[in-house]
Predicted 3D model of a 74-nucleotide RNA (transfer RNA) from a Bacillales bacterium. Taxonomically the source falls in Caryophanales (Bacteria, Bacillati, Bacillota, Bacilli).
RNA sequence: GGCGGAGUAGCUCAGUUGGCUAGAGCAUCCGGUUCAUACCCGGCAGGUCGAGAGUUCGAAUCUCCCCUCCGCUA
Numbered sequence: 001g002g003c004g005g006a007g008u009a010g011c012u013c014a015g016u017u018g019g020c021u022a023g024a025g026c027a028u029c030c031g032g033u034u035c036a037u038a039c040c041c042g043g044c045a046g047g048u049c050g051a052g053a054g055u056u057c058g059a060a061u062c063u064c065c066c067c068u069c070c071g072c073u074a
Stems, first nucleotide, its partner, number of pairs: 001073007010026004019057001029043004050066001052064003
């Protein structure tokens, strides 16, 4: 250099042919429980979906171009 894969919450990930408000588990925080802690139960918050642009009434999803990481290959 060429080809392929990945990038979504603090972490691990889901999100299928574009469409209702972007979700789950764990963690953090608050509450319950306990003499207390842990376990357990309930709840809140946390995202400009890697950056930018385009297509569309509508983009995490499609297109283009960059960035980062991983693999294969010369």